[in-house]
Context: one part of a larger RNA
């Protein structure tokens, strides 16, 4: 570089949008850039092959011929790609009905628990633990009933349920706002897909200010355990966990499975649409269509297993691996307040 891969052997960026480039429905009609065919000229001699032939024969060596798969001009063809014009409606979009959701963002609001404070009743213990201490209590704890105060999560509903691109989203209400779903019916008329670079977003833990702190709880003290015990168990406790602007940009960010489209037995379930049967209504069958589960046929894998939600059978496109270790490091850039991330090697070794 050909080639082979990327769910577990190395290998889908975390995930959007979206630019350049790649690629692209159906029909007509041009046109001749790609493409196919003819002719002309070149393609320099040697060489290679082929044929004859000269040195006794070979090597060699002469003649002629192919052959040089190309490139120029030319003069055709028009199925394909392409350009160029007209249409077209199946893909996309738009308007328009219904519906369903823990999507977002904001403001307000409710109870239940823990902790604390005030006073009360009331006494001697309570808490923990394998067992025990430390710590808590005659300055009245632990329990009990009220009132109070603040914070930070939302029991049951709740589900292989539901919404989101993806991280992730659950109490109640309001304003505000994105997506998809769906039924009929008109518009637009290829506008679509992917997308190097760039950009939005992006748990957790962290950091900058300023708040704000009930619970928990890295550090950190102390009781235990131990041969020690910088653990595991216990009593304590600061960051942080919360909020608000800003930052960081990583995960086993996973379905370890990148996006779009077409195709290819069935079966059982569930959430949302929509049509139909039947019923007095609900329950109930059937279709169909968008998820979402299990299970299998083909078929696929090295196998485990995938299995219309493909890891099957095929097309576009980006990403991405190329033996273990050194290494996701070191130089170096760019990004960052830092922590650090991003992009990324050699030498040596096995």
């Nucleotide at each position: 570089c050909u080639g082979g891969g990327c769910g577990u052997a190395a290998a889908g960026c975390g995930c959007g949008c979206g630019u350049a480039g790649g690629u692209g429905g159906c029909u007509u009609u041009u046109u001749a850039a790609g493409u196919c065919a003819g002719a002309u000229g070149u393609g320099a001699a040697a060489g290679u092959c082929c044929a004859c032939g000269g040195c006794u024969c070979a090597a060699c060596c002469g003649u002629g011929g192919a052959a040089g798969u190309g490139c120029a001009u030319u003069u055709g063809a028009a199925a394909c790609u392409g350009g160029a014009a007209a249409g077209c409606u199946u893909g996309a979009g738009u308007a328009u009905u219904g519906g369903a959701g823990g999507g977002g963002g904001u403001a307000g609001u409710g109870g239940a628990a823990u902790u604390c404070c005030c006073g009360g009743u009331g006494u001697a213990g309570a808490g923990g633990u394998g067992a025990a201490a430390u710590g808590c209590g005659u300055a009245g704890a632990u329990a009990u009933a009220u009132g109070g105060a603040g914070g930070a999560a939302c029991a049951c509903c709740a589900g292989u349920g539901g919404c989101g691109a993806a991280g992730g989203c659950g109490g109640c209400u309001u304003c505000u706002u994105g997506g998809g779903c769906u039924g009929a019916u008109g518009c637009u008329g290829a506008c679509g897909c992917u997308g190097a670079g760039g950009u939005a977003c992006g748990a957790a833990a962290g950091c900058u200010u300023g708040g704000g702190g009930a619970g928990c709880a890295a550090a950190c003290a102390g009781g235990a355990u131990u041969a020690g015990a910088u653990a595991c168990c216990c009593u304590g406790g600061u960051a942080g966990u919360c909020c608000a602007c800003g930052c960081c940009c990583u995960a086993a960010a996973c379905g370890a499975u990148g996006a779009g489209a077409a195709c290819u037995a069935g079966a059982u379930g569930u959430u949302g649409g929509g049509g139909g049967a039947g019923u007095u209504u609900u329950g109930u069958c059937c279709c169909u269509u968008a998820g979402u589960a299990u299970c299998g046929u083909a078929g696929u894998u090295a196998a485990c297993g995938c299995g219309a939600u493909a890891a099957g059978u095929u097309c576009u496109c980006c990403g991405c691996c190329u033996g273990g270790g050194g290494a996701g490091u070191a130089c170096g850039a760019c990004c960052g307040c830092a922590a650090g991330g991003u992009u990324a090697a050699a030498a040596c070794u096995c």
The part of an RNA shown here (small-subunit ribosomal RNA, central domain) has 350 nucleotides and comes from an uncultured prokaryote. The full RNA is in RNAcentral, with records from ENA.